Annotation
The RNA shown here (transfer RNA) has 73 nucleotides and comes from Bifidobacterium breve.
């Protein structure tokens, strides 16, 4: 140089008809405990890696840039 994956909340991840943006874990509030820890009720927190295209509608398809991991040479 060339080929393949991968990128979605702090963190590790799901998301198949192209139409709701999700979970665990953490984190804040409250309960509950004498107190911490489990625990139980609720909450905050997203440019779906970035531009562009396709389309009524894009995390979802197409390119092409960046970044990591890989294979060839």
């Nucleotide at each position: 140089g060339g080929g393949g994956c991968a990128u979605u909340a702090g963190c590790u991840c799901a998301g198949u008809u192209g139409g709701g943006a999700g979970a665990g874990c953490g984190c804040c509030u409250g309960g509950a405990u004498c107190g911490c820890a489990c625990c139980c009720a609720g909450g905050a927190g997203g440019u779906c890696a970035g531009c562009g295209g396709u389309u009524c509608g894009a995390a979802u398809c197409c390119g092409c840039u960046a970044u990591g991991c890989u294979c060839c040479a």
The sequence was found in a public genome assembly.
Its Rfam family is "tRNA". From the family's description: Transfer RNA (tRNA) molecules are approximately 80 nucleotides in length.